[in-house]
RNA sequence: GUCCUCAUAGCUCAGCUGGCAGAGUUCCUGACUCAUAAUCAGGCGGUCGAAUGUUCGAAUCAUUCUGAGGACA
Numbered sequence: 001g002u003c004c005u006c007a008u009a010g011c012u013c014a015g016c017u018g019g020c021a022g023a024g025u026u027c028c029u030g031a032c033u034c035a036u037a038a039u040c041a042g043g044c045g046g047u048c049g050a051a052u053g054u055u056c057g058a059a060u061c062a063u064u065c066u067g068a069g070g071a072c073a
Stems, first nucleotide, its partner, number of pairs: 001072007010025004019056001027043005049065005
């Protein structure tokens, strides 16, 4: 220099045939227990890396940029 993959909750990741953003875990509260753990129930937590565009509608499609990883030279 060219090309490819990835970026979503505090953490690990789903969701990409465009249609109201989810799971597990952490944390908080409650139940259970003499108490703790385990288990069960509920809750908090996200402008989906940034910007622009397409569309009635974008995490999802297009372009550019940023960051991480990889292949070739």
This is a predicted structure of a 73-nucleotide RNA (transfer RNA) from a Bacteroidota bacterium. It matches the Rfam family "tRNA". The family's RNA type in Rfam is transfer RNA. Rfam describes the family as follows. Transfer RNA (tRNA) molecules are approximately 80 nucleotides in length. The coordinates come from a structure-prediction model, not an experiment, and the mean pLDDT is 83. The organism belongs to Bacteroidota, within Bacteria.